RNA sequence: CGAGGCGACCGGACGGUCGCGUGUCGCCCGGGGUGACCCGGUCGGCCCGAGGAAAGUCCGAGCUCCACGACGCAGGGUAGCGGGUAACACCCGUCCGCCGAGAGGCGAGGACCAGCGCCACAGAGACGAGCCGCAGCAUCGGGCGACCGGAGCCGCGGGUGAAACGGGCAAGCUCUACCCGGUGCAAGGCCGAAUAGGAGGACGCGUCGUCGGCUUCGGCCGUCGACACGGGCGCGUCGCCCGGGUCCUCGGGUAGGCCGCUAGAGACGGUGGGCGACCGCCGUCGUAGAUGGAUGACCGUCCCCGUGGCCGCGAGGUCGCGGGACAGAACUCGGCUUACAGGUCGGCUCGCUGG
RNA sequence: UGGGGCGUGGCCAAGCGGUAAGGCGUCUGAUUCUGGCUCAGAAGAUCCUAGGUUCGAAUCCUAGCGCCCCAGCCA
Numbered sequence: 001c002g003a004g005g006c007g008a009c010c011g012g013a014c015g016g017u018c019g020c021g022u023g024u025c026g027c028c029c030g031g032g033g034u035g036a037c038c039c040g041g042u043c044g045g046c047c048c049g050a051g052g053a054a055a056g057u058c059c060g061a062g063c064u065c066c067a068c069g070a071c072g073c074a075g076g077g078u079a080g081c082g083g084g085u086a087a088c089a090c091c092c093g094u095c096c097g098c099c100g101a102g103a104g105g106c107g108a109g110g111a112c113c114a115g116c117g118c119c120a121c122a123g124a125g126a127c128g129a130g131c132c133g134c135a136g137c138a139u140c141g142g143g144c145g146a147c148c149g150g151a152g153c154c155g156c157g158g159g160u161g162a163a164a165c166g167g168g169c170a171a172g173c174u175c176u177a178c179c180c181g182g183u184g185c186a187a188g189g190c191c192g193a194a195u196a197g198g199a200g201g202a203c204g205c206g207u208c209g210u211c212g213g214c215u216u217c218g219g220c221c222g223u224c225g226a227c228a229c230g231g232g233c234g235c236g237u238c239g240c241c242c243g244g245g246u247c248c249u250c251g252g253g254u255a256g257g258c259c260g261c262u263a264g265a266g267a268c269g270g271u272g273g274g275c276g277a278c279c280g281c282c283g284u285c286g287u288a289g290a291u292g293g294a295u296g297a298c299c300g301u302c303c304c305c306g307u308g309g310c311c312g313c314g315a316g317g318u319c320g321c322g323g324g325a326c327a328g329a330a331c332u333c334g335g336c337u338u339a340c341a342g343g344u345c346g347g348c349u350c351g352c353u354g355g
Numbered sequence: 356u357g358g359g360g361c362g363u364g365g366c367c368a369a370g371c372g373g374u375a376a377g378g379c380g381u382c383u384g385a386u387u388c389u390g391g392c393u394c395a396g397a398a399g400a401u402c403c404u405a406g407g408u409u410c411g412a413a414u415c416c417u418a419g420c421g422c423c424c425c426a427g428c429c430a
Stems, first nucleotide, its partner, number of pairs: 001351004006346005012302007020049002023046004028041005051326001055337002058335005063184001065182002075180005080094005095109001096107004110175002115173002117169003127166001131158004136153002139150004188259004198250006206227004211222004229243005266285008303324009356426007365379003373410001381397005403419005
């Protein structure tokens, strides 16, 4: 210098104008209260206001409510060995296997001597074997005989195929060991309108029939109909329509509001232990909490990248244009996975060259 | 938030360890004066993507992408 591999980190900066959300302070307005004060709104000031993945919701927990005597079955999950952790399918160390020239990377890596199942095509045969050929042993039949034919045992070889009597497969069923009760912040708790409906009470109540229900047999409630009564269509007649209760109290739910709601297995620094994951001690810090969901937009200067022009032998300088990702909290953590313009740092490996 | 399912030629789809059926559509030819119908033949698939298990993967496993469906309050 080139190629590669591992780990850690950043992921635009500053200023101005306008705007948004929580909190807090102040003026004003409205409401409540005897009052201290409380609630709501407008405006203004101040503080703070997304991430390394906030994402996917894939694992593991905290927390919540429900259930619960213990054990087991069913169902689901994990899997060399040892360690870390609140826990894990995560992480660390290590053995083995595979990949790579190497640094290094990947591994669902328990058990097919418990049982079942599968192994296409090819091949005699794909799992209680057996085709073809040869050799050996012993034997049967035929032939006077040379010899011919048959069946048995054992050995060697053949070709097919991923695998050939040795089996292989559990990311097939299964077995072994261990783990798991369910639920998810729309969990859960508190306050609580209007209207309708429920319970009780007070006042008021035209008659008759019908059907149904309840009954303490006194009645009560509801449906439908007729007549009478009240109201409306300006008034009267006819006709049509509407009505038959009103008020008070109590309790449940809904709308809505409040809490849960951000201090937590917390971050940073130092120090000690450990190969390491990690753990102990000491000190410091501490302000996102929305609820149709705020954290933004524009401008200027600078930064980074790409590209073009000009100047310069060159390193480079200058001017212009374009671009600066992935993505966005919603109960909170620990992990994993996935997305990501561009950039920084530290080890390591291989090749070439120079000293 | 929780649960379930799907992805296979242009479209609808079968297959669920053994090397991708079928129908519609498309194209070519025949038939017809021409078109349609009909008949014959052909093309068209990295089985959503990536990795793994296996001799072998559309099928099994893991991760991702896209789409669809269901449930939630009170009595």